A computed fold for a 75-nucleotide RNA from Polaromonas sp., annotated as transfer RNA. Rfam family: tRNA. The family's RNA type in Rfam is transfer RNA. About the family: Transfer RNA (tRNA) molecules are approximately 80 nucleotides in length. The coordinates come from a structure-prediction model, not an experiment, and the mean pLDDT is 83.
[in-house]
RNA sequence: GGGCGGUUAGCUCAGGGGUAGAGCAUUGCAUUCACACUGCAAGGGUCGGAGGUUCGAAGCCUCCACCGCCCACCA
Numbered sequence: 001g002g003g004c005g006g007u008u009a010g011c012u013c014a015g016g017g018g019u020a021g022a023g024c025a026u027u028g029c030a031u032u033c034a035c036a037c038u039g040c041a042a043g044g045g046u047c048g049g050a051g052g053u054u055c056g057a058a059g060c061c062u063c064c065a066c067c068g069c070c071c072a073c074c075a
Stems, first nucleotide, its partner, number of pairs: 001071007010024004018055001026042005048064005
């Protein structure tokens, strides 16, 4: 330098045009003498950044940033 994949809640990941979810974690309540387990509930996101398409974008298009893999190049 070229190609491919990825970036979504604190963490691991779904969701691939109709306005964002799960598990774990956190907090509260119940339970217990207490803790743990378990059950119920709650909080937590401008979906990596910018622009475009669209009535509508996390999802499509362009550019950029970062991470990973493969290929090429170099002395």